[in-house]
This is a predicted structure of a 71-nucleotide RNA (transfer RNA) from Myxacorys chilensis.
RNA sequence: GGAGCGUAGCUCAGAGGUAGAGCCGCCGCCCUAUAAGCGGCAGGUCAUCGGUUCGAUCCCGAUCGCUCCCA
Numbered sequence: 001g002g003a004g005c006g007u008a009g010c011u012c013a014g015a016g017g018u019a020g021a022g023c024c025g026c027c028g029c030c031c032u033a034u035a036a037g038c039g040g041c042a043g044g045u046c047a048u049c050g051g052u053u054c055g056a057u058c059c060c061g062a063u064c065g066c067u068c069c070c071a
Stems, first nucleotide, its partner, number of pairs: 001069006009023004017054001025041005047063005
């Protein structure tokens, strides 16, 4: 100098119109009991700031952090 990534405790979807899944956690069902299975609940300043738009997790710019490539 160039590229990718940043979304729930963890791993990741979502690519303009209500933020989601699996695992973890909690409650319940089932079971003699445990595990497994089933149902439910909780958990998010979508890295930060600004811009575009009626509307931004999503598009644009800057900044911060991580990873990779080139020198």

The sequence is in RNAcentral, with records from ENA. It matches the Rfam family "tRNA". Rfam links the family to the GO term triplet codon-amino acid adaptor activity.